């Protein structure tokens, strides 16, 4: 100097004028006015997870169903985060992981191929031993191969019952050996997942993001939840069951509770208040921890609309503004995105 990786912060600023919204104070009979504080996000988005809260409701147990899936922690909790293990990618800093079980059972793998889960021989190799033929008195030699032996070589395929090499054999084969791989057992380290060493009957395929088995977790519905006030109507019509019954916020069973319950058609109200913002809140400092985070202490109050509020103009600075607007709240994940600042680390080139 260049190229990257990870983490944090910002999201136009300042001033003036006009214009919006809640709240507070003051004025006003009222309508309303004046002044003041504050007033969209890092994702407010997706509605994918987890909760708080409200109701069923006084609400237990089980089955089914669903979710997660290495270990140890954090957290209100999680499918999130942190650290570690193993596997994969990258020269590396780092990034990713649908990461329990194939010896409980069922199932799938077209075509090709001899053969795709307990086997098998298409092309082949051998043919020592037994058989056949030739030479030979015999011993023996030679030949083709039958019986038989082989799965090392070739072929097919995504995958062929460990891989490479050496020895051995009639030819071969973990048959033996070395290294790798695999593994019941034992020992060592570690809380653990795991790692290493010793040992060796050296062979006991793949897929569970197939059904399944195992471990752990899970009531349901949702702020259009719910609570209160006011007002109005048709105290209408029909049907089913009726204590051996009906009903009770996903399904089924048991239990429990209530005493009448449920279904269909039709009519009235679509008004107001509340829920609605002080929070598992934010910031600083100290301590503990590898870290997520926790504890202590001090300070701060930063939207609550209700058909839905923050816009316009001018000047100036600049990083020349992308993606984009709260609707009960919070913790995450994922997606979109113009740029800028800070820190740490990795690689390459050059110079000293």
């Nucleotide at each position: 100097g260049g190229a990257g990786u990870c983490g944090g912060c910002c999201a136009g600023g300042c001033a003036a004028c006009c214009g919006c919204g809640u709240c507070g104070u003051c004025c006003g009979c009222g309508a309303g006015g004046a002044c003041g504080c504050c007033g969209a996000g890092g994702a407010a988005a997706g509605u994918c997870c987890g909760g708080g809260c409200u109701c069923c409701a006084c609400a237990g147990g089980g089955c089914a169903a669903g979710g997660u899936g290495c270990c140890a922690g954090g957290u209100a909790a999680c499918g999130c985060c942190u650290g570690g293990g193993c596997g994969g990618c990258g020269c590396g800093a780092g990034c990713c992981g649908a990461c329990g079980g194939a010896c409980a059972g069922u199932g799938c793998a077209a075509c090709a191929g001899a053969a795709a889960g307990c086997a098998a021989a298409c092309c082949g190799c051998c043919g020592a031993u037994g058989g056949c033929c030739u030479c030979g008195c015999a011993a023996g030699a030679g030949g083709a191969u039958c019986a038989g032996g082989c799965a090392a070589g070739g072929g097919u395929g995504a995958a062929a019952c460990g891989g490479u090499g050496c020895g051995g054999u009639a030819a071969g084969a973990g048959c033996g050996c070395a290294c790798c791989g695999c593994g019941a057992g034992u020992c060592u380290g570690g809380c653990a997942a795991c790692a290493g060493a010793c040992c060796g009957g050296c062979a006991c395929g793949g897929c569970a993001a197939a059904c399944c088995c195992c471990a752990c977790c899970u009531g349901g519905a949702g702020c259009a939840a719910g609570a209160c006030c006011g007002a109005a109507u048709a105290g209408g019509g029909g049907g089913a069951c009726c204590a051996u019954g009906a009903c009770g916020u996903g399904g089924c069973c048991c239990g429990c509770g209530u005493c009448g319950u449920c279904c269909c058609c039709g009519g009235g109200u679509u008004g107001g208040u509340u829920g609605c913002u002080c929070g598992a809140g934010c910031c600083g400092c100290g301590c503990g921890g590898c870290g997520a985070c926790g504890c202590g202490u001090g300070g701060c109050c930063u939207a609550g609309a209700g058909g839905a509020a923050u816009g316009g103009u001018u000047g100036u600075c600049c990083a020349c503004g992308a993606c984009a607007g709260a609707a009960c709240c919070c913790g995450g994940c994922u997606u979109a995105u113009c740029g800028g600042c800070c820190g740490a680390c990795u690689c390459c080139a050059u110079u000293g």
Bacterial RNase P class A from a Pseudomonadota bacterium, 352 nucleotides, folded computationally. It was read from a public genome assembly, where an Rfam model found it. Rfam family: Bacterial RNase P class A. Rfam links the family to the GO terms dimeric ribonuclease P complex, tRNA processing and ribonuclease P activity. Rfam classes the family as a ribozyme. Lineage of the source: Bacteria > Pseudomonadati > Pseudomonadota. Model confidence (mean pLDDT): 77 of 100. Of the family's consensus pairs, 96% are formed in the model.